[in-house]
This is a predicted structure of a 197-nucleotide RNA (glycine-GGAnGA riboswitch aptamer). Rfam family: glycine-GGAnGA riboswitch aptamer. From the family's description: glycine-GGAnGA riboswitch is a variant of glycine riboswitch that have in common a U69A change. This riboswitch is associate with genes that encode either saccharopine dehydrogenase or amino acid transporters and other genes with not predicted function. Gene Ontology term of the family: glycine biosynthetic process. For this family Rfam cites "Bioinformatic analysis of riboswitch structures uncovers variant classes with altered ligand specificity" (Weinberg et al., Proc Natl Acad Sci U S A, 2017). Its Rfam clan is "Glycine riboswitch clan".
C1' cells in the first nucleotide's frame, strides 16, 4: 500500500475445471476371443502419499580490509539449528477409457483474526551453443531458414451476473494456445521458504 466480522486464513461436504507415460510382451486364469485377476520380463511417467535439502540465525577455526591494539566487516571451512517449494528422488503410486490426481473456481455448514502486494536473502524446471547472409582479430550485434519450451506477460477457458430472447458483462488454474518471451553460461523465472525498517 491493498483486502478483511457485508467474515482473514483454514477445515468439511457438494459440483465443475484438472496434465503426464507401452490399450507393450511371455505365461496362468476366465467362457473359444475380447475384458478380468495373478505372476514375470524390459521401458517409461511424477500432480494421492513419502522422503531429500538452500538462506535468514548462532558457536569455532583461518585469512584479509582498517588501525598502534581491539572493535567491525567481507570470505572460505567445520559444527549446531532451521527444515519449504510445483525443485530433486522415485520407496509407494501410475501408463486407453473409466477411476483417481497436487492445484484451481463456485455453493453451503461449523468456526473465528489475520491475509495479499510492493522491498531484501535464499531454492527454482523445460528446450538448437542448429543452419545461411552480414558483421569482426575473434565474437557480439542485424537479417533469413527450419525445428523445439512452456514457470515474466497476455489471449482462451469451467463458472458466475443480466436479459423475454438475440445476446452482454465479470471470470480461476502446471488446463490450453504459443501472441510476446525463451532454446551454453549469466541474466530471467510461475511458485516456494526466510526477513528488517
Nucleotide at each position: 500500500c491493498c483486502g478483511a466480522a457485508u467474515g482473514a486464513c483454514g477445515c468439511u461436504a457438494g459440483c465443475a475445471g484438472g496434465a503426464g507415460a507401452g490399450a507393450u510382451c511371455u505365461g496362468a486364469u476366465u467362457u473359444a476371443u475380447u475384458u478380468u485377476u495373478c505372476a514375470g520380463a524390459c521401458g517409461c511417467c511424477g500432480a494421492a502419499g513419502g522422503a531429500g535439502a538452500a538462506a535468514u540465525u548462532c558457536c569455532u577455526u583461518g585469512a584479509a580490509a582498517u588501525c598502534g591494539c581491539u572493535c567491525u566487516u567481507u570470505c572460505a571451512a567445520g559444527g549446531a539449528g532451521g527444515g519449504a517449494a510445483a525443485c530433486u528422488c522415485u520407496c509407494a503410486g501410475g501408463c486407453a477409457a473409466a477411476a483417481g490426481u497436487a492445484c484451481u473456481g463456485c455453493u453451503a455448514g461449523a468456526a473465528g483474526a489475520c491475509g495479499g502486494g510492493a522491498c531484501u536473502c535464499u531454492g527454482g524446471a523445460g528446450a538448437g551453443u542448429u543452419u545461411c547472409u552480414u558483421g569482426u582479430a575473434a565474437a557480439a550485434g542485424a537479417g533469413a531458414a527450419c525445428a523445439c519450451c512452456a514457470a515474466a506477460g497476455g489471449g482462451g477457458a469451467a463458472g458466475c451476473c443480466g436479459a423475454a430472447g438475440a445476446c452482454g458483462g465479470c471470470g480461476a488454474a502446471u488446463c490450453u494456445c504459443u501472441c510476446a518471451g525463451g532454446u551454453u553460461a549469466a541474466a530471467g523465472g510461475a511458485c516456494a521458504g526466510a526477513g528488517a525498517a

Notes:
The coordinates come from a structure-prediction model, not an experiment, and the mean pLDDT is 78.